[in-house]
RNA sequence: AGAGUUUGAUCCUGGCUCAGGAUGAACGUUGGCGGCGUGCCUUAGGCAUGCAAGUCGAGCGAGCUUUAAGAGUGCUUGCACUCUUAAAGCUAGCGGCGAACGGGUGAGUAACAAGUAGAUUAUCUGCCUUGGAGUUCGGGAUAGCCCGGGGAAACCCGGAGUAAUACCGGAGAUGUCGCAAGACCAAAGCAGCAAUGCGCUCCAGGAUGAGUCUGCUCGCUAUCAGCUUGUUGGUGUGGUAAAAGCACACCAAGGCUAAGACGGCUAGCUGGUCUGAGAGGAUGAUCAGCCACAUGGGAACUGAGACACGGUCCUGACACCUACGGGUGGCAGCAACUAGGAAUCUUGCACAAUGGGGGCAACCCUGAUGCAGCGACGCCGCGUGGAGGAUGAAGGCCGAAAGGUUGUAAACUCCUUUUGUAUGGGAACAAACUGAGUGUACCAUACGAAUAAGCCACUGCUAACUUCGUGCCAGCAGCAGCGGUGAUACGGGGGUGGCAAACGUUAUCCGGAAUUAUUGGGCGUAAAGAGAUGCGUAGGCGUUUUACCAAGUCUAAGGUUAAAGCCCACAGCUUACCUGUGGAUCUGCCUUGGAAACUGGUAGAAUUGAGGAAAUCAGAGGAAGGUAGAAUUCCAUGAGUAAGGGUAAUAUCUGUUGAUACAUGGAGGAAUACCAGUGGCGAAGGCGACCUUCUGGGGUUUUCCUGACGCUAAGGCUCGAAAGCGUGGGGAUCAAAACGGAUUAGAUACCCGUGUAGUCCACGCCUUAAACAAUGCUUACUAGGUGUUCGUAAUGUACGUUUUUUCUGACUUCGGUUAGAGAAUUCCCCGCAUUAUGAGUGCCACAGCUAACGCGUUAAGUAAGCCGCCUGUGGAGUACGGCCGCAAGGCUAAAACAUAAAGGAAUUGACGGGGACCCGCACAAGCGGUGGAGCGCCUGGUUUAAUUCGUCGCUAAGCGAAAAAUCUUACCAGGGUUUGACAUCCUUGGAAUCUUCUGGAAACAGAGGAGUGCCCGCAAGGGAACCAAGUGACAGGUGAUGCAUGGCUGUCGUCAGUUCGUGUCGUGAGAUGUUUGGUUAAGUCCAUAAACGAGCGCAACCCUCACCCAAUGUUAUAUUUCUUUGGGGACUGCCACGUUUUAACGUGGAGGAAGGCGGGGAUGACGCCUAGUCCGCAUGUCCCUUAUACCCUGGGCUACACAGACGCUACAAUGGCAAGUACAAUGGGAAGCCAACCCGCGAGGGGGAGCAAAUCCCUAAAAGCUUGUCUCAGUUCGGAUUGCAGUCUGAAAUUCGACUGCAUGAAGUUGGAAUCGCUAGUAAACGCGUAUCAUCACGUCGCGUUGAAUACGUUCUCGGGUCUUGUACACACCGCCUGUCAAGUUAUGGGAGUUGGGAAUACCCGAAUGUCCAUCGGUUUUGGGCAGAAGGUAGGCUUGACGACUGUAAUUAAGUCAUAACAAGGUAUCCGU
Repeated sequence: AGAGUUUGAUCCUGGCUCAGGAUGAACGUUGGCGGCGUGCCUUAGGCAUGCAAGUCGAGCGAGCUUUAAGAGUGCUUGCACUCUUAAAGCUAGCGGCGAACGGGUGAGUAACAAGUAGAUUAUCUGCCUUGGAGUUCGGGAUAGCCCGGGGAAACCCGGAGUAAUACCGGAGAUGUCGCAAGACCAAAGCAGCAAUGCGCUCCAGGAUGAGUCUGCUCGCUAUCAGCUUGUUGGUGUGGUAAAAGCACACCAAGGCUAAGACGGCUAGCUGGUCUGAGAGGAUGAUCAGCCACAUGGGAACUGAGACACGGUCCUGACACCUACGGGUGGCAGCAACUAGGAAUCUUGCACAAUGGGGGCAACCCUGAUGCAGCGACGCCGCGUGGAGGAUGAAGGCCGAAAGGUUGUAAACUCCUUUUGUAUGGGAACAAACUGAGUGUACCAUACGAAUAAGCCACUGCUAACUUCGUGCCAGCAGCAGCGGUGAUACGGGGGUGGCAAACGUUAUCCGGAAUUAUUGGGCGUAAAGAGAUGCGUAGGCGUUUUACCAAGUCUAAGGUUAAAGCCCACAGCUUACCUGUGGAUCUGCCUUGGAAACUGGUAGAAUUGAGGAAAUCAGAGGAAGGUAGAAUUCCAUGAGUAAGGGUAAUAUCUGUUGAUACAUGGAGGAAUACCAGUGGCGAAGGCGACCUUCUGGGGUUUUCCUGACGCUAAGGCUCGAAAGCGUGGGGAUCAAAACGGAUUAGAUACCCGUGUAGUCCACGCCUUAAACAAUGCUUACUAGGUGUUCGUAAUGUACGUUUUUUCUGACUUCGGUUAGAGAAUUCCCCGCAUUAUGAGUGCCACAGCUAACGCGUUAAGUAAGCCGCCUGUGGAGUACGGCCGCAAGGCUAAAACAUAAAGGAAUUGACGGGGACCCGCACAAGCGGUGGAGCGCCUGGUUUAAUUCGUCGCUAAGCGAAAAAUCUUACCAGGGUUUGACAUCCUUGGAAUCUUCUGGAAACAGAGGAGUGCCCGCAAGGGAACCAAGUGACAGGUGAUGCAUGGCUGUCGUCAGUUCGUGUCGUGAGAUGUUUGGUUAAGUCCAUAAACGAGCGCAACCCUCACCCAAUGUUAUAUUUCUUUGGGGACUGCCACGUUUUAACGUGGAGGAAGGCGGGGAUGACGCCUAGUCCGCAUGUCCCUUAUACCCUGGGCUACACAGACGCUACAAUGGCAAGUACAAUGGGAAGCCAACCCGCGAGGGGGAGCAAAUCCCUAAAAGCUUGUCUCAGUUCGGAUUGCAGUCUGAAAUUCGACUGCAUGAAGUUGGAAUCGCUAGUAAACGCGUAUCAUCACGUCGCGUUGAAUACGUUCUCGGGUCUUGUACACACCGCCUGUCAAGUUAUGGGAGUUGGGAAUACCCGAAUGUCCAUCGGUUUUGGGCAGAAGGUAGGCUUGACGACUGUAAUUAAGUCAUAACAAGGUAUCCGU
């Protein structure tokens, strides 16, 4: 310090999640020791038992016990009893002090409760301390005890009588009050032989402790906006230690509040603790300070102090005792118990230490405290051994079977002894008596590796990998996600990593999170600028200058900020944790002094901000009234005839009762063509004919005036399109609703015809819009360029006008006047142009900003002021509550729950019933087919013992299969074999081989016969190949997985594309290059251009055909015609034209056999389809192994209601039949092709010549041509089907072959919707050959013969390419996605009501207690009033729970119906109503 997660990828926004630290923790697994800490967070629930506050006999009387002495009595003469005296001890009671401390808890409390700083001239203070004064004279009671009585008990009553440091009176001052006179108020003794000591009373101080008051600080909520009657103040009285409405009487009507009163919810506060870089955030256990409470509630008494935890009284609830009459109790003290809960300890020891109470003291008491016990609850420390040790043991695991790893780890050798056990010694805590802890800590000796390691993780984040099992199952998971047969993610094993007496999980807090942003965020499009900020209140902010003040500000000093803690240093426990000492810190508050720049205040001045006056300008600014013309509709009349209208096409509709179209006249309402313009005005909404009246605002120019009067603006007020509402008018057009017609699967729509509210006016409401520039207002600053609107200034200038003047004509009173033409100058005018400047309104663009898009002096730049708003998505702008409204509804505005994303901008693709350009037998133009029939063949389906398997849009289906009768064959039935039909190795025997018989369907089983070879070697023997038997390693599998694979193949597509290097641009994905303009069959070429080059593709190189040349060959012949070989030839090379750009290229021509790629073939880029194939072959893994292997016989793959694909033959006269006759090419041939000739109607048979082929054979080519016949019919068309008779192949022709002859003679008369092929030697027609093959070809692959038609063209269909555009798609439109309904689950609103809680109000009742009054006085009482807890009654308020039914929302692999949105989404979408 960051990381993961939205996307195909990117940047941003934004949430979710993780890594860190912490805890009074809990749970799971495990567990050796010690030290120091720490331990009911839940029920302030209930509590058995014991203990936790007593002490003083030196305050008092009395009693009891013991001892001693004396006396007496009894007598058993040393005992008992009684009395007196003395001493010691103990104690119930009276009395004193304490019990208000110490200890516990956190319920209440949002408060002067707490913190901090002050005030107290408004106060008290026992014990302690300082100083002063005093301690005198009297008195009457009362408990105890005794007697009597009541009661179960608790306890109570009466009588007699007694003491005090208990109580009371008198006197009295250094005291208090008072101006004074004067008034008022004390006391106690005890101990000691004594000195004396301990007390007591009063006064004035101190110290300590306490009370009260004040400033500031200290939660959430406005869906709590008004609260308050002792309330706010005054006077008086009372009251208190003390100020005060603290209380009361009277008077006044105040007081608090948007800087949040009042109400609600939650909560003890602080020092501190945890976290954080800090600022902050969270928290308030242990320790310390304060507060509050003590079974719920109330109250006082005593006292220095309480409204009192272990006191009293009353009341409620609960529990206990009871003789039923009545009593008793309060662990939130220490232990313990019970309940609750995930969860929290011993009914321990001691007062030795520290401290507290009492006492003169001894001493007593002390669950405070000191210790111990239990708990890994936390922190800290130690250990579980150390060194050596390679046959790298065994075992485990992995493995390519070599080995690797566990691993120096173990064993083994040597060593050590922390811990442990045993023994011995032995502290400190205490100055003296005194040690619970404790024979503890610690030390020494002995023994012996002996007694001591687990937990979690290992896909990424995040350190650490393999194997087996499982097979979207079981399971994991903090997030992303993993698991559907090769899971490093599940479970086990091995290994590894991390931490370690612990390790993980869960919960909670801070951090990371700049994710509430003061430090430190934002608002054009991501969430976010209110519709107008139009007016304006509070508030915030505010121009220049002078003087003063000193509130803010700055500075210095002082006080305080408790201790502990944190930090630093040192010291003490063996170290550390821990503890001690010192320092630093405590950022705050208060007091005093100082400064005066800035803010502020007071006073004075100024003019630039703002405003006013004067002059002028533009304008659909607003309101009211009036006027006009065009058009629609309607009415009347004329004239006129059959249609009109409407649509993609129709129909509804209008029209012969006369429409539409035309003309004339009239009525009425609404809106104002052209001008008209990113032109104008207005705050926005909005405003458009013309005229009049009234009226608001703005700009410009110059001078004068006021003198900061300003900016913004929470609440508030006002305005606010359309729709809608109310009342009354009006109603031409258009037109929700509604009706009808179409369309459609449906069509409650889109289209058409009608048509009502409404649209218009007046008045009153509503107050919302995608009310948008999705951009708040104000001020200042920061390059430019170019339009436009309205001003101002200057310059120039056209027309006109004025002035002057020349010429001509006319007139003349001769001065001149007038008309026309010309020239010059100045003024004015209005127009134009240019320049400058001000105010608006547009476009482009630098810097800068921005996630990008974009903004850019009209900022989204740079700054300042103020307001509003935002904090993941959905739920939801919804519910509830409140306010407004006639209603509709509006404003304000949540939560539960769900979810890991939602979103912005841009990128690359893909797609579009978007656009532009281009291509293709893609369409069009043509020719011929398929789809109908019969048959063939393949597939589906069905059937079957089996009908083996694969292939399924194009890209499966005459496909694998270039040949299923057996074989093939993989399938089925039956019969057989088990080292196997086939391979290698080992042992034994035999050569091999040939052959007979029996059984059997065969395989096979059984029994015989014949027969010995080759090589080496003298021989014995050995070897090679082969056969048989045996043995186990193994063979074998057309078994599974083409989604584990190789290889091969199909397809887009022979389409023109697909990429890279360097450079450049961009934050980036990416872009550029490859775009653009031409051109091409082509990313072919050229030009341009931030690109320059290059790779794979295209083209070319290859084969073949067509022409020529040369050579060559031959099986009759070949200069020219055949074969083979090698060359030549074609390149836009030449000419002309064409336009753009001197290009590329195109068009035409010449020549040529061939001309613009000459025809055909081979050749298939990056990739897509998880395309096809494990049954061609190869191959991983899995599976079978007397069977899923192998052999045999027979059957099946050939089935048949039906459906589909591909073909053949036809339906006939361009034909059939008969006769005659002509012309090919490619090929094949020895288990072969087979001639001549003979036989047979024929298939064929016989025969045998020739040929391993340019020689022989297959071999007849057919359509064609000639002649004849048939004459439009189910035929002399067509040939299916069936019968009989045959031929051939083969071991075999029944299931199941081909062919022949005779006979039979089905459907079919050109084929619906739809659909296929083809652009020239092509289509169409015709035959021939070959592979496979014993036989079998309508299929396939080849060959030649005859030989067309058409192409205007690119609108449309299909496919493809390039550019561009939109996108909510990226599995990419076979995409995405919305709503109703149905089902499951969850949360929530309403809800007749039911049932709890809380705080109040009014009234009733009124305990204890306090207080007042009365009863002549005293005593004991009594009576009355006021206040008063609990309780009761009543109606409301508020907040929970339950609730039939009901409304929404969310969510859930494969439900229903549609298709609303995303592309022009097929009617553009969206907002309001």